[in-house]
Molecule: Fluoride riboswitch aptamer (crcB RNA motif)
Organism: uncultured Gemmatimonadota bacterium
RNA sequence: AGACACAGUGGCGAUGGAGUUCGCCUGAACCACGGCUUGCAAGCGAUGCACGGAUAGCUCUGCGUCGCCAGCAAGCCGUUGAUGACUCCUGCGUUGGC
Repeated sequence: AGACACAGUGGCGAUGGAGUUCGCCUGAACCACGGCUUGCAAGCGAUGCACGGAUAGCUCUGCGUCGCCAGCAAGCCGUUGAUGACUCCUGCGUUGGC
C1' cells in the first nucleotide's frame, strides 16, 4: 500500500417532505420503460488472399471485405410514476359539485 472480515457512522432503493417497515451499500448501493439513429462489439454466414496438412472431395490457422446480429455507450423522440412497500403532507393531472 492492497485484499478480506467485524464494528461504527452515514447513505441508497428513476421527480419533493415526514413516520413505520423491508432490502441494499459503506465509497459503493442508486440513476425506469419503448422506438429510431450512430459508434464499438463477441458470434454466425458468404467471399478473397497467405501458409500448412491432405488430396476424389476437403480442412486447420491468420488477415481483409460484405451481410446478419445478442450486448454496451451516446444522441434524438415518446411513455408512466412524486412510495422499495404502507400511511400522511406538498406539488401536478382528471372528473363532478358549490